[in-house]
RNA sequence: GUUUGAUCCUGGCUCAGAACGAACGCUGGCGGCAGGCCUAACACAUGCAAGUCGAGCGAGAACGGGGUUUCGGCCCCUAGUACAGCGGCGCACGGGUGAGUAACACGUGAAUAAUCUGCCCUUAGAUUGGGGAUAACAAACCGAAAGGAUUGCUAAUACCCGAUAAGCUUACACAGGAACCGCCUGAGUAAGAAAAGUGUGGGACCUCUCGGGGCCACAUGUCUAAGGAUGAGUUCGCGUCCCAUUAGACAGUUGGUAGGGUAAUGGCCUACCAAGUCGACGAUGGGUAGCUGGUCUGAGAGGAUGAUCAGCCACACUGGGACUGAGACACGGCCCAGACUCCUACGGGAGGCAGCAGUGGGGAAUAUUGCGCAAUGGACGAAAGUCUGACGCAGCCAUGCCGCGUGAGUGACGAAGGCCUUCGGGUUGUAAAGCUCUGUCUAAGGGAAAGAAAGGUGCGCGAGCUAAUAGAGCGCGCAAUUGACGGUACCCUUAAAGAAAGCACGGCUAACUUCGUGCCAGCAGCCGCGGCAAUACGAGGGGGUGCAAGCGUUGUUCGGAAUUACUGGGCGUAAAGGGGCGUGCAGGCUGUGGAGCAAGUUGAAUGUGAAAUCCCCGAGCUUAACUCGGGACGUGCAUUCAAAACUGCUUUGCUUGAAUACGGGAGAGGGUCGUGGAAUUCCUGGUGUAGAGGUGAAAUUCGUAGAGAUCAGGAGGAACACUCGUGGCGAAGGCGACGACCUGGACCGAUAUUGACGCUGAGACGCGAAAGCGUGGGUAGCAAACAGGAUUAGAUACCCUGGUAGUCCACGCUGUAAACGAUGGGCACUAGGUACUGCGGGUAUGACCCCUGCGGCGCCGGAGUUAACGUAUUAAGUGCCCCGCCUGGGGAGUACGGUCGCAAGAUUAAAACUCAAAGGAAUUGACGGGGGCCCGCACAAGCGGUGGAGCAUGUGGUUUAAUUCGAAGCAACGCGCAGAACCUUACCUGGGUUUGACAUCCUACGCCACUACUAGAGAUAGUAGCUUCCCUUUCGGGGACGUAGAGACAGGUACUGCAUGGCUGUCGUCAGCUCGUGUCGUGAGAUGUUGGGUUAAGUCCCGCAACGAGCGCAACCCUUGUCCUUGGUUGCCAUCAUUAGGUUGGGCGCUCCAAGGAGACUGCCAGUGUUAAACUGGAGGAAGGUGGGGAUGACGUCAAGUCCUCAUGGCCCUUAUGUCCAGGGCUACACACGUGCUACAAUGGGCGGUACAAAGAGCAGCAAAGCGGCGACGCCUAGCUAAUCUCAAAAAGCCGUCCUCAGUUCGGAUUGGAGUCUGCAACUCGACUCCAUGAAGCCGGAAUCGCUAGUAAUCGCAGAUCAGCAUGCUGCGGUGAAUACGUUCCCGGGCCUU
Repeated sequence: GUUUGAUCCUGGCUCAGAACGAACGCUGGCGGCAGGCCUAACACAUGCAAGUCGAGCGAGAACGGGGUUUCGGCCCCUAGUACAGCGGCGCACGGGUGAGUAACACGUGAAUAAUCUGCCCUUAGAUUGGGGAUAACAAACCGAAAGGAUUGCUAAUACCCGAUAAGCUUACACAGGAACCGCCUGAGUAAGAAAAGUGUGGGACCUCUCGGGGCCACAUGUCUAAGGAUGAGUUCGCGUCCCAUUAGACAGUUGGUAGGGUAAUGGCCUACCAAGUCGACGAUGGGUAGCUGGUCUGAGAGGAUGAUCAGCCACACUGGGACUGAGACACGGCCCAGACUCCUACGGGAGGCAGCAGUGGGGAAUAUUGCGCAAUGGACGAAAGUCUGACGCAGCCAUGCCGCGUGAGUGACGAAGGCCUUCGGGUUGUAAAGCUCUGUCUAAGGGAAAGAAAGGUGCGCGAGCUAAUAGAGCGCGCAAUUGACGGUACCCUUAAAGAAAGCACGGCUAACUUCGUGCCAGCAGCCGCGGCAAUACGAGGGGGUGCAAGCGUUGUUCGGAAUUACUGGGCGUAAAGGGGCGUGCAGGCUGUGGAGCAAGUUGAAUGUGAAAUCCCCGAGCUUAACUCGGGACGUGCAUUCAAAACUGCUUUGCUUGAAUACGGGAGAGGGUCGUGGAAUUCCUGGUGUAGAGGUGAAAUUCGUAGAGAUCAGGAGGAACACUCGUGGCGAAGGCGACGACCUGGACCGAUAUUGACGCUGAGACGCGAAAGCGUGGGUAGCAAACAGGAUUAGAUACCCUGGUAGUCCACGCUGUAAACGAUGGGCACUAGGUACUGCGGGUAUGACCCCUGCGGCGCCGGAGUUAACGUAUUAAGUGCCCCGCCUGGGGAGUACGGUCGCAAGAUUAAAACUCAAAGGAAUUGACGGGGGCCCGCACAAGCGGUGGAGCAUGUGGUUUAAUUCGAAGCAACGCGCAGAACCUUACCUGGGUUUGACAUCCUACGCCACUACUAGAGAUAGUAGCUUCCCUUUCGGGGACGUAGAGACAGGUACUGCAUGGCUGUCGUCAGCUCGUGUCGUGAGAUGUUGGGUUAAGUCCCGCAACGAGCGCAACCCUUGUCCUUGGUUGCCAUCAUUAGGUUGGGCGCUCCAAGGAGACUGCCAGUGUUAAACUGGAGGAAGGUGGGGAUGACGUCAAGUCCUCAUGGCCCUUAUGUCCAGGGCUACACACGUGCUACAAUGGGCGGUACAAAGAGCAGCAAAGCGGCGACGCCUAGCUAAUCUCAAAAAGCCGUCCUCAGUUCGGAUUGGAGUCUGCAACUCGACUCCAUGAAGCCGGAAUCGCUAGUAAUCGCAGAUCAGCAUGCUGCGGUGAAUACGUUCCCGGGCCUU
């Protein structure tokens, strides 16, 4: 970061950090220091890695050179050299690897009184007399080879025998000390065991072969004994991985005695005897693994790891064995066996890189067949020295760590270029260029260290040994000599600014834009990006961020992860709590006083805890890494001393924990045996007749062979109504009629006794609902399975009728449940209130009340606690003790294995794989065929329609060249369209045009316009005619317009309403939607806005942790209803005059008009209501509780509608998706739907007469009157820019008359004919008139719509659009109802609650 709309919690997954013997990708300048087969302990060609000593011994060349020669040879040097042999020492070190090993292998600390130790050091002593062989060598021989073998010669520091023995060893017995043992010391007896020489020098002396030997001295070696040092062996305490789905293992096994063996203890081995030994504190078995110092990580505790360096172990082709030796069971030794490889003459032989290089192979992957012994170290040697793939160096590799560089200063025209852009600019960016410098690195040239000091040699000096001024050894000084690396580090000079890539940029996580792509290609650690505006894909686009000679990726480890929790977690509901319950062995824990011990504990000291590492201080490389010196640390172990509080152990007490005794009462506690009544069913009999039963309704079923009903009698099984309770008992499961017997536990009271006897409890044992299983009974009712009937789309169900196991009893098994309080047991402590139950106490004998104690069972509630819900003395609070259980979801309580079971099954209990969640509690909203309250033409009550017919109109579908496009439940469908013949027009066909039909800018020319003619369907093209305006004195300038040209651009009813603005619909004129502050809650949120009333209303009142406020409601606005005032023309006319007539005079009283006012506010009265708000009724009033109507539409919802009103981002077209024209289409027609008109008739239709409106419109207009026409209409013309004139006749109505119930005198579709009007033009495709024609239709299925009063219904009038065209739309008035009990139901909505 990620579960949710949001929240808190639980919980997993993932990331950021550090590290690496790494690998891979891209890239790569230098140096220093380190590191480099983690895999095949796979196989190995080749070379090298262990020799050395002539001062232990014998033997002993050659090449070559020289000399000589009789040319055969000989002699000298080479040379006592090389090679080889005997002998000594070394080869057991050094170097490699980690296969094996879960072990005294390792670590740590002890023991060895149970042991050994070559070379080295110290001390003491000795170093004597003899002997016989053997290799080399020579000769002959076998074999292919490796090699062998015979005969002969010879030496030694080789071998053997003897002497001597201070001391040593063995045996025997003794004393003292020590103490698990074979120990130490002392003295005694007996027996036993040694040796080797060599070198150098030498005066005297001895000897002979005259140069040696003896002898003397020195040096070195040898032997004996003791001691030291070093190294090694063995033993013990403690520590050291996983699996119990490994629980029992072991016969030399465990011990003893005796013997053997070893350097040494020991069943190490053998014989005999005994029967033990190990194990739940994990034996045995299986798997994995070298161990440690350390390394990585971590705050630490821990976790992981065991490369390089260091200690130990083990191994050396595999397995086994011994020999030699001080030391091996031996990496470069031996023998045997095996596998493999090689040689072979087929008879036989040879070999072992897990030494250094190197090869093949394996693998993601790991280097040179280098140089040198100069240094350090080792073997041998007296030494020189030899050997040394140990080691020192170099080579390869960015594998890691560290350091340096890729330049520094200045430099604005903020260059060019790139990229972005709102086109203004911004950014790259002082970056570059330019100028002035520097020189790490690089190249060339020059200079030039340290690592070197010993040793030996030469010279000199000194002290001692000695007979010696020989001699050797020792010490000091001087001199020359010795370097693989390497002419390397380092220094100087010169030249030259000359080498920067990679990864990442949605959040976590520092860093953003453009283009391309369009759920494609792709990305991705988790969440997740990509479906046409991608900061998430791709870009060798740009920019910026981080790191930087590296950067990323992958893998692994630790961390974060308190996500195994020792430090430091949990278990009512999240995983887990109580194991279903009890008894109880082991184990763990355990009241109180005294005394002792000192195991734990605490303190101190000593030893050890290797070095290196880490840490601190300092030093050396120019710094750092690195290296060196010193210190500290090393939490551990052991030993000693001390303390005695706590734990422990021993002992002695105590009574409060626990138990027992005594006296009481309560109880569905358990078991056995009996008894009882009600009910169901069945049987028998009586009465009685047609139904009964069952259901939402039915049917299956029973019944005329007599059911059901009713009465009487009988049989049998099971269960015990009422009492019964939030009651009682029990460990839990569980227990309910009554009586008897047997029996367990708890409680209360008062005293006494024991003296911690207690708590818990892994295994173990017992109990354990229902169902199920076995055997045998029993069976009334009920009832899995099963059958039938219903229901249903189906109905293997719910409902009904039947019905078998089973339910019941006895005995046995099973051993599980939501066996739940989803809460283990025990003890202690921590506010209360109240109900019930059992037993007590107090006042006063009893009852009631009251107060109070103990036990139990409930409710409410405080602190505390909890994620919250909740819990709260019966804790989920605060502590202690013990047990069980959990560690993401699924797979799975499954598989396999074990145990149990007759079976069913139970118990114990995984993994592969898969997901990024699964989950708990609470919050908000929505939803529910949940609940409560309320409203609405929502239902109901009514009136009239639609759905059936014909036509009109819109839509779907189909058709078409095109039938342009949009609208789609309500909320698309007489909608956009307030009016498609052309136009409109966006569509189709054809014909044209390309700076364009339209806008701005530039250049040139002209002057437009207009008229006529020709071609053409027209657009258009051509010809002819005619021909400017303004300013200025002229030159000239300007404007409009046209033509031509160039390009910037125009244009688009093309796309995206899911990129948008604006506008609109809808819920809904519903009463709601919010905010500030405060308060509550960990938080999302809540409160306010809920509640009690009331209202049309969140309207108002009251109450209240809320108090206020905003948008909505209401009011303010318009209209209408009454009145008043003012004003009277075009309006009006009561009175007066006049006329055919308000025609005229006159008047403005009335009507009306249009301005301003008044009026209605629950104001008044009564009742109800909480003294409220308000409601009900009344008065007055034109109007009464919002008077009627309109305008007015909160926060928001529907990605609702519209890019084709307009505006607009992006994208697309640019001789076309633009634009012009003609014709066609939008008017098509098998069908389907919506909305309407007209009807089906008599409440009607026809004809005649006659009356009464309102609101509007009118100059490209409305048009009177008159005349003509049957009529549409025509002709002519008055008046009117309108309270004046006109449209204009209102119609229904009323009066009169005909029709008389029929497809009609209803209805008018359709069609024929003839016309009128508008218009350039009525063919596709207008309206109207007349004559004729006279279709369907006789009131409409399921279903469905509107309307509560001047409303529905019905009747006409006007207007917008408009040349013409309305059954549509918008307005206007006339006539004018019915019904509403009511809110159960349908629909929609509001509030509260779940």